[in-house]
Model confidence (mean pLDDT): 77 of 100. Glycine riboswitch aptamer from Faecalimonas umbilicata, 85 nucleotides, folded computationally.
RNA sequence: AAAUUCGAGAGAGACUACACGGGAAACCGAUGUGGCGCCGAAGGGGAAAGGAGUACCAAAGCUCUCAGGCAAAAGGAUUGAAUUU
Numbered sequence: 001a002a003a004u005u006c007g008a009g010a011g012a013g014a015c016u017a018c019a020c021g022g023g024a025a026a027c028c029g030a031u032g033u034g035g036c037g038c039c040g041a042a043g044g045g046g047a048a049a050g051g052a053g054u055a056c057c058a059a060a061g062c063u064c065u066c067a068g069g070c071a072a073a074a075g076g077a078u079u080g081a082a083u084u085u
Stems, first nucleotide, its partner, number of pairs: 001085008013036001015035005020029003037070003043066001044064003050057002
């Protein structure tokens, strides 16, 4: 340094319309598509410091929000331990 296993791990509407399923209805579910609002820690783009000299390298906890995400679960940059190479 890589892989595997076990842990830690933030932000932001369980918003809304229609469809769909249940129900006699009120209503419930949160599966799909759209609308508005928002987040920054998969991935991706830009980019400061710095290094180089005019070609560029480098990439932050900065920035954009294409992708992704906004109850729980899952995911999750990063990180602790163990084992193997």
The sequence is in RNAcentral, with records from MGnify.